[in-house]
Context: one part of a larger RNA
RNA sequence: GAAUGAACGUUGGCGGCGUGGAUUAGGCAUGCAAGUCGCGCGUGUACCCCGCAAGGGGGAAAGCGGCAAACGGGGUAGGAACGCGUAGGUCACGUACCCCUCGGUCGGGGAUAGCUUCGGGAAACUGAAGGUAAUACCCGAUAACGCCGAGAGGCCAAAGGUGUGAUUCCACCGGGGGAGCGGCCUGCGUAGUAUUAGCUUGUUGGUGAGGUAAUGGCUCACCAAGGCGAAGAUGCUUAGGGGGUGUGAGAGCAUGACCCCCACCACUGGGACUGAGAUACUGCCCAGACACCUACGGGUGGCUGCAGUCGAGAAUCUUCGGCAAUGGGGGCAACCCUGACCGAGCGACGCCGCGUGUGGGAUGAAGGCCCUUGGGUUGUAAACCACUGUCAGAGGGGAUGAAACGCCACGGAGUAAUUCAUAAUCUCCGUGGUCUGACAUAGCCUCAGAGGAAGCACGGGCUAAGUUCGUGCCAGCAGCCGCGGUAAUACGAACUGUGCAAACGUUAUUC
Repeated sequence: GAAUGAACGUUGGCGGCGUGGAUUAGGCAUGCAAGUCGCGCGUGUACCCCGCAAGGGGGAAAGCGGCAAACGGGGUAGGAACGCGUAGGUCACGUACCCCUCGGUCGGGGAUAGCUUCGGGAAACUGAAGGUAAUACCCGAUAACGCCGAGAGGCCAAAGGUGUGAUUCCACCGGGGGAGCGGCCUGCGUAGUAUUAGCUUGUUGGUGAGGUAAUGGCUCACCAAGGCGAAGAUGCUUAGGGGGUGUGAGAGCAUGACCCCCACCACUGGGACUGAGAUACUGCCCAGACACCUACGGGUGGCUGCAGUCGAGAAUCUUCGGCAAUGGGGGCAACCCUGACCGAGCGACGCCGCGUGUGGGAUGAAGGCCCUUGGGUUGUAAACCACUGUCAGAGGGGAUGAAACGCCACGGAGUAAUUCAUAAUCUCCGUGGUCUGACAUAGCCUCAGAGGAAGCACGGGCUAAGUUCGUGCCAGCAGCCGCGGUAAUACGAACUGUGCAAACGUUAUUC
């Protein structure tokens, strides 16, 4: 000098864009953060609409079922490792939703929740009996370009819905391919310490078996006695890794906040279940610590999600608005959900921009300070005169973030069972209309009026800028050298000057 997720002191006008729990991975009150589908199913409260009525249509909560909940969001505790980075391998593998493609969707059956009735319990919750549905479950049929097998051969599936109307729309089943996403393996690179020198028995290899989507001591039985190590094994300490970031002419050194990729974690430890996918942050089970409820028998909980609270700390924000946009989940759709996200709020925490006026104005006013008492300086500075109108303030008008999806109307094209033709609740294209803004506001016009807006550090040398008074090795200063013991340009104050400026200094840290 540059830099910082900074803090502290003094000061503080406005705006834009960023950024903000680095310490106790300490404990947490409260609310919200993952639902959705009635076009899968049975039922159906309050009520609403149509109807004279019968009846029809709509309809909350709960339940069965499907998909999602493995994403998104947070944190960096652990881990020195195929964890990460990079380059490859997988003839050793998986893949729900999506796209393309080849085929298929036949016939039966028994339950169960909800519900009703009767119980147990303080509660959490739970038992028995009866009875009901399905795109829930089961059986049979069909069975290849699939699977097993050397072959012969053997084996494996399905579900309906909407609608006046389904060959066509939305779903369902089997096979092949793709895309994207993952699993595993390998070469190389990847902190300190030798005041850690030896380490290892599933250890190293083989055969066979089990297990897995898959290779493999991954696991097991048997056999052999190997394997690693000064090119640093083993141990100990420290640490998430990378893209990057800071600095520097570079080489390098330091670092890993925000954003992106990867890994890992979810009160602590362990375990599996479901599922295409988890060994699952707001799922389950066990143990533990902690906290809460209790009728003392027993139960409940997990903010390292968004806000917020206590604690510790030098130190880090609102218990805000909205799904309008982007994205995600569900749904044919309308739509619903979304503390992701978009916005607003707070903080000079950072960067950037703007303003705090402009021109004239000498009797160089008053006051202050210095003085050799002549004067000098503050200083065109002020007053005063003439203007301007940025920002802030008040009012007005009006772009943009909104284009889509959807819906309505019109026009055109395409697609089959089936060769032609034709059609639809199908698809695509075009035109017009309609619907949607939480929040923000560029720019413009008008009003008023210099009005509301300057400080901080420093002045011995390094280092730009000095005088007077006070103090008297005291009080104090100090980055280094060093100042202060009666004339201190170094302490304190005043005047004045220098530097930077909505900031200026100090401290800490890196180069």

The part of an RNA shown here (small-subunit ribosomal RNA, 5' domain) has 511 nucleotides and comes from an uncultured bacterium. RNAcentral holds the full RNA, with entries from ENA and SILVA. Its mean pLDDT, the model's own confidence on a scale to 100, is 83. It matches the Rfam family "Bacterial small subunit ribosomal RNA".